Transfer RNA from Hespellia sp., 72 nucleotides, folded computationally. The organism belongs to Hespellia, within Bacteria.

[in-house]
RNA sequence: GCUGUCUUGGCGCAGGGGUAGCGCGUCGCCUUGGUAAGGCGGAGGUCGGGGGUUCAAAUCCCCUAGACAGCU
Numbered sequence: 001g002c003u004g005u006c007u008u009g010g011c012g013c014a015g016g017g018g019u020a021g022c023g024c025g026u027c028g029c030c031u032u033g034g035u036a037a038g039g040c041g042g043a044g045g046u047c048g049g050g051g052g053u054u055c056a057a058a059u060c061c062c063c064u065a066g067a068c069a070g071c072u
Stems, first nucleotide, its partner, number of pairs: 001071007010024004018055001026042005048064005
């Protein structure tokens, strides 16, 4: 220098056009004599950044940043 993959709540990951979900964690409640376990409920992200396509983009296209890998 070229190419590819990844980037989504605090952490790990799903979602592959119809305005985002799971597990863990966290907070509250129930249960207990008290913990733990278990059950119920809540908060928390507008999807790395910018632009484009579309009635509509986390999703498709372009540029860009970072991480990793391959090639030279």
RNAcentral holds the sequence, with entries from ENA.